[in-house]
Molecule: transfer RNA
Organism: Candidatus Aminicenantes bacterium
C1' cells in the first nucleotide's frame, strides 16, 4: 500500500425487503426466606464508533474518517 469483515446498553449481542431500539448478563428496588444464595417481578441504563448525502423517514443504503480483525504485496 490493496481488499474482506466488523464497530448497538457496563460486558456479550439481536436487529438483514428503511417505518417507535429488544434479549442474556451485570446493576437498583421489591417479593420469597429466619439470614443470604438460588428463585420470581418490576425498573434504570443507548446521540446505533464519528461526519456528511439519499429519503416523508436510515442502526439498516451511499461517501468520507477514526478504530478494531483478518487476508495479499
Nucleotide at each position: 500500500g490493496c481488499c474482506u469483515c466488523c464497530g448497538u446498553a457496563g460486558c456479550u449481542u439481536a436487529g438483514c425487503a428503511g417505518g417507535u431500539a429488544g434479549a442474556g448478563c451485570g446493576u437498583g428496588c421489591g417479593g420469597c426466606u429466619g439470614u443470604u444464595a438460588a428463585c420470581c417481578g418490576c425498573a434504570a441504563g443507548g446521540u446505533c464508533a464519528c461526519c456528511a448525502g439519499u429519503u416523508c423517514g436510515a442502526g439498516u443504503c451511499u461517501g468520507g474518517u477514526c478504530g478494531g480483525a483478518g487476508g495479499c504485496g